Predicted 3D model of a 132-nucleotide RNA (c-di-AMP riboswitch aptamer (ydaO/yuaA leader)) from Rhizomonospora bruguierae. The coordinates come from a structure-prediction model, not an experiment, and the mean pLDDT is 81. It matches the Rfam family "c-di-AMP riboswitch aptamer (ydaO/yuaA leader)". Rfam's curators write: This family represents a conserved RNA structure found upstream of the ydaO and yuaA genes in Bacillus subtilis and related genes in other bacteria. Its family is annotated with regulation of gene expression and cyclic-di-AMP binding in the Gene Ontology. The source organism's lineage runs through Bacteria, Bacillati, Actinomycetes, Micromonosporales and Rhizomonospora.

[in-house]
RNA sequence: UGGUGGCUGCCGCCCAAUCGCCGCGAGGCGAGCCGGGGAACCACGUACCCGGGGUGAAUCCGCGCCAGCGGUAGGGGUUGUUCCGUCCCGAACCCGUCAGCUAACCCGGUCGGCGGCGCGACGGAAGGAACA
Numbered sequence: 001u002g003g004u005g006g007c008u009g010c011c012g013c014c015c016a017a018u019c020g021c022c023g024c025g026a027g028g029c030g031a032g033c034c035g036g037g038g039a040a041c042c043a044c045g046u047a048c049c050c051g052g053g054g055u056g057a058a059u060c061c062g063c064g065c066c067a068g069c070g071g072u073a074g075g076g077g078u079u080g081u082u083c084c085g086u087c088c089c090g091a092a093c094c095c096g097u098c099a100g101c102u103a104a105c106c107c108g109g110u111c112g113g114c115g116g117c118g119c120g121a122c123g124g125a126a127g128g129a130a131c132a
Base pairs, nucleotide, nucleotide: 009117010116011115012114013113014112018031019030020029021028022027032110033109034108035107036106037105042100051098052095053094054093055092060071061070062069063068074089075088076087077086078085081126082125083124084123
């Protein structure tokens, strides 16, 4: 000086998924955030069965040797914000014949994944704040 691995700390990103208190711990209680059920009014034609519904940005179209390819509604990053530019995602899972909306009321979740670092956030423009 370079590479690899481990531990710890800090910073940042997706996500509702953070914070506080108690507890040796397992865990518990709360705040914040998030999701579901649930009147009136409104909405809901009938038949069929191949049911129907929910979380999520993750829907839809074409091609295909059915592996995948090209796009797309929509979503994220770009280290204060916005715009431009640019780089990505465009999944997965759950309920179980049952649920429109929905005040009161009732019931839950608060996981997981990734990047940077010994001071760097530096793609451009605008504008803001702070300091002098």